[in-house]
Context: one part of a larger RNA
Molecule: large-subunit ribosomal RNA, domain II
Organism: Nicotiana tabacum
RNA sequence: GCCGGCGACUCAUAGGCAGUGGCUUGGUUAAGGGAAUCCACCGGAGCCGUAGCGAAAGUGAGUCUUCAUAGGGAAAUUGUCACUGCUUAUGGACCCGAACCUGGGUGAUCUAUCUAUGACCAGGAUGAAGCUUGGGUGAAACUAAGUGGAGGUCCGAACUGACUGAUGUUAAAGAAUCAGCGAAUGAGUUGUGGUUAGGGGUGAAAUGCCACUCGAACCCAGAGCUAGCUGGUUUUCCCUGAAAUGCGUUGAGGCACAGCAGUUGACUGGAUAUCUAUGGGUAAAGCACUAUUUCGGUGCGGGCCGUGAGAGCGGUACCAAAUCGAGGCAAACUAUGUAUACUAGAUAUGACCUCAAAAUAACUGGGGUCAAGGUCGGCUAGUGAGACGAUGGGGGAUAAGCUUCAUUGUCGAGAGGGAAACAGCCCGAAUCACCAGCUAAGGCCCCUAAAUGAUUGCUCAGUGAUAAAGGAGGUAGGGGUGCAGAGACAACCAGGAGGUUUGCCUAGAAGCAGCCACCCUUGAAAGAGUGCGUAAUAGCUCACUUAUUGAGCGCUCUUGCGCCGAAGAUGAACGGGGCUAAGCGAUCUGCCGAAGCUGUGGGAUGUGAAAAUACAUUGGUAGGGGAGCGUUCCGCCUUAGAGAGAAGCAUCCGUGUGAGCGGUGGUGGACAAAGCGGAAGCGAGAAUGUCAGC
Numbered sequence: 001g002c003c004g005g006c007g008a009c010u011c012a013u014a015g016g017c018a019g020u021g022g023c024u025u026g027g028u029u030a031a032g033g034g035a036a037u038c039c040a041c042c043g044g045a046g047c048c049g050u051a052g053c054g055a056a057a058g059u060g061a062g063u064c065u066u067c068a069u070a071g072g073g074a075a076a077u078u079g080u081c082a083c084u085g086c087u088u089a090u091g092g093a094c095c096c097g098a099a100c101c102u103g104g105g106u107g108a109u110c111u112a113u114c115u116a117u118g119a120c121c122a123g124g125a126u127g128a129a130g131c132u133u134g135g136g137u138g139a140a141a142c143u144a145a146g147u148g149g150a151g152g153u154c155c156g157a158a159c160u161g162a163c164u165g166a167u168g169u170u171a172a173a174g175a176a177u178c179a180g181c182g183a184a185u186g187a188g189u190u191g192u193g194g195u196u197a198g199g200g201g202u203g204a205a206a207u208g209c210c211a212c213u214c215g216a217a218c219c220c221a222g223a224g225c226u227a228g229c230u231g232g233u234u235u236u237c238c239c240u241g242a243a244a245u246g247c248g249u250u251g252a253g254g255c256a257c258a259g260c261a262g263u264u265g266a267c268u269g270g271a272u273a274u275c276u277a278u279g280g281g282u283a284a285a286g287c288a289c290u291a292u293u294u295c296g297g298u299g300c301g302g303g304c305c306g307u308g309a310g311a312g313c314g315g316u317a318c319c320a321a322a323u324c325g326a327g328g329c330a331a332a333c334u335a336u337g338u339a340u341a342c343u344a345g346a347u348a349u350g351a352c353c354u355c356a357a358a359a360u361a362a363c364u365g366g367g368g369u370c371a372a373g374g375u376c377g378g379c380u381a382g383u384g385a386g387a388c389g390a391u392g393g394g395g396g397a398u399a400a401g402c403u404u405c406a407u408u409g410u411c412g413a414g415a416g417g418g419a420a421a422c423a424g425c426c427c428g429a430a431u432c433a434c435c436a437g438c439u440a441a442g443g444c445c446c447c448u449a450a451a452u453g454a455u456u457g458c459u460c461a462g463u464g465a466u467a468a469a470g471g472a473g474g475u476a477g478g479g480g481u482g483c484a485g486a487g488a489c490a491a492c493c494a495g496g497a498g499g500u501u502u503g504c505c506u507a508g509a510a511g512c513a514g515c516c517a518c519c520c521u522u523g524a525a526a527g528a529g530u531g532c533g534u535a536a537u538a539g540c541u542c543a544c545u546u547a548u549u550g551a552g553c554g555c556u557c558u559u560g561c562g563c564c565g566a567a568g569a570u571g572a573a574c575g576g577g578g579c580u581a582a583g584c585g586a587u588c589u590g591c592c593g594a595a596g597c598u599g600u601g602g603g604a605u606g607u608g609a610a611a612a613u614a615c616a617u618u619g620g621u622a623g624g625g626g627a628g629c630g631u632u633c634c635g636c637c638u639u640a641g642a643g644a645g646a647a648g649c650a651u652c653c654g655u656g657u658g659a660g661c662g663g664u665g666g667u668g669g670a671c672a673a674a675g676c677g678g679a680a681g682c683g684a685g686a687a688u689g690u691c692a693g694c
Stems, first nucleotide, its partner, number of pairs: 001694002004691003011091013026048003032042002052059002063073003094232002097229001101222006112196001114194007121186001123155003126151001130147006160182002163180005198214001200210003207216001235628006245258002248255002259383002261380008272348006279342001284336001285334002290330001292328007301319002303316005350370007386411010416427003431602004436598003442592003445577003451589001453588006464579001470564002474561010491548001494545002497521003503515002527542001531540002603618005629683001631680006641671001648667002652663004
C1' cells in the first nucleotide's frame, strides 16, 4: 500500500412539545401486597385538572394598587394517564486523541557519588633531594665530578578517552568502521560485593545521570480525568433552504439573546407599477453668516523721517483695522437646493373555471381557484472567519489581490456558454430523455461552429497586440486670420548708399565691448544697423528693394489615427498559425452560438375533495421536513420450500426513480424464504483508525 473483518448519536431518570390510543359519570395510581413466574386483581397516600389576584399576611368571582370599585394592572381559562417521535437537563452521553495532577508500589545488573576487597599500567627519556670524592675555608658557605632515582615530569604500546575528516544513514551496528587524535604512576584504569530512590537520590555542575525513558523515572490505580481544540461519523428518493450581521461577554477561531431557515397553526389582503403630496439640508451651487484667501481704491491706528522749546505741524515706494470694487475656498460654513430613498394617498393590473345579459365576438357585472405580500404564535436548526466587482465615504500616499463602513450584484451554496487558461467579470438559473428548432453574451481566414459578406472612411506603426510627462514640417479632417495676377511664398540676378569713423567712453570703439540719442539726404530700396568677422579698419551677411519666374503661400487653434520617449535577467505583452486586413471608426444584412427559450415524450411536488385534466414549480452547502429499501433476532401464521439439492459464493438475464428485488444455469452440501407486527450491538471509503492476511 491493497483486500477482508471490526469501528461512532446509546441507555436510565425527570421536564417540554407533537402524533396516536384509553377514560372523560374528571383522569391516574406510587411504595407495597399478590402469584411457581409474568399478569390479572388489591393498594387513593400522592399528582394533574376544576379560580383567580397579591411580595406576603390574606381575600375570593373577584383581587392588587389607593384615602377612594376614581382610574389602572394581571386573569377571564382549563382534561388526564399511557405509548411513539423530536428536544432539554443530569449522568463518560456521538467516537478516538492529550500534556498533566494525585495515591500506592518497583527499580543503582545501565549510569552518578561513596564504600569493602582484589587486579592492571611494554619500552625508552629526563635526572630533584640526599650521599661520596676532589677543590676551597680557621671551620663553613661555595664549587666540580660521580653516585642516587624524585616527579598530578617527557616520548610512546596495552588499557582508557573521544578532537577532526571520510564511510555508513530502510547501516554489518538503535551511535559503529577506517585514517589521524588526547592522557597513559595518576584527581589513573578496572573486576566483584555493597550504600544512597522520585515533592527523592547523585552530580570536578552539562539540568547531567538514576535500566535505549529525565525541567522531575517506571508500573498500577483515581480514569472513559478534562479538551471552548483537530480528525472521523456507515442506506435511498422527494420538498424546502440559510448565515458569516447587531448587542453583551477575562469576549474575540467559544457562548447567550435578536436577525436570517425549516415545520405546524391563526389572522389579514394585496405584491408591483404609475401619478400626486409632506418633511429634510445631501450632490450641486453660493459667499449674506462662521472660518480662510488674492489683487486694487480710500487709509483708523502704528512705525520711520523732517521741523519745532513744547503743544503741534508736515512728509512717507513701510505695516495695516474698517469699508468699497473684482475674484477664490470649506466634513465639523448656508440668505439657496436636486435626483434617489423613506412615508402616505389615489389609480391601474396576471392566468383559469363558472353564472347572467347578448345572433356571434369584443366588453361589462356576480361567484370561485391559482401565483405573489404581511402580522402574530408553538416546536426545532445552522450561522455569528466571509470573498471579489460596482457606486458613495473614512484610514493609507484619491498605494495595495490593503483596511473599515453604507447600498447593491455574483461567488459562498450555482452547473452551462463567453473572457486562451481564470470562485467573485459578461450572458444565463441544470426535473429526466432526444443524432429537433430559435436565440443571449460573444463571435464568423485556419486551428474552431459560423459572410476571405456589403457600403464608406482612417491607419503603414505589425500600431492593432502594455505605460507618463515631454518631443516632432507623420498623416486625414475642421475653425480663425494674414499675404497674393496692382504677381504672394521659395529660388535666383542686381542693389544694400551718402552726411558719418553720429556723440560719449576708450590705447583703439569706424553699424556690430559699453552708455545716450536713433536724425537728415539721394533714392526702387538700404537700420546711426540682424549675425559672422578685425587690435581697430577691412571683408561676408541680413533687414529692405528692382528684375526673372507664375498660383497659391504663411501663422494660429482644434479633432481622428499613428511616431519617439520604451533598459532585465531561458524565448514568452494577438491563445497559436498568420494578417495590410483577418487592424480601427460608422452603417447594413445574414449566420454560428448555452443545460436559456421552443418542440416531442416521461416522472415528481403544490392547488383545485379524488380521478381525468389545467396552471405553476422541480440548482443547492450548513440545516429542517417527508416517504422508503435493506441487515440480525423475536412473535403470529400456514410452517410454503428443501439431498429430485437450503443458505452462501460467483456468471448471465429481467425489472424498479433509487436503496434494491426476481429468475436461469454452475458451485455448494443442510438449512430456510414470503406476509403481518415487534426489538435493535442495524448499513463504512476515509478517523497519521484497529486486527489478520498478502